[in-house]
């Protein structure tokens, strides 16, 4: 000089669902219905590991050694999302808001 990713700060965009009902000591409590896009939980395939069966068994490879390697079945652990659950949160506006985007800061490789 340069600038990826992550992160932080600031700006812009950003959906859904009752301004529902009841109680009282008047800002709290309770009830029913509903929403998914803060956060949180759950799920697939592939790959991995164990076991069983089959195949292969020239060479190579792993291991002290034992067929370690391929295929199928089964079990286990792990496990993504805007899917799913609705614990939390939310259901006029405002606030919040996953995610997208702009700028700045930080900053690797490289020269």
């Nucleotide at each position: 000089a340069g600038c990826a990713a992550c992160u932080g700060c600031a700006g812009g965009g950003a959906a859904g669902a009752g301004a529902c009902c009841c109680u009282c000591a008047a800002g709290a409590g309770g009830g029913c219905a509903c929403c998914g896009a803060a956060g949180g939980g759950g799920c697939a395939a592939a790959a991995c590991u164990g076991c069983u069966g089959c195949a292969a068994a020239a060479a190579c490879u792993g291991g002290c050694a034992a067929u370690u390697g391929g295929c199928a079945g089964u079990a286990g652990a792990u496990c993504a999302a805007a899917c799913u659950c609705u614990c939390a949160g939310g259901u006029a506006a405002a606030c919040g808001g996953a995610c997208c985007u702009u700028g700045c800061a930080c900053g690797a490789a490289u020269a």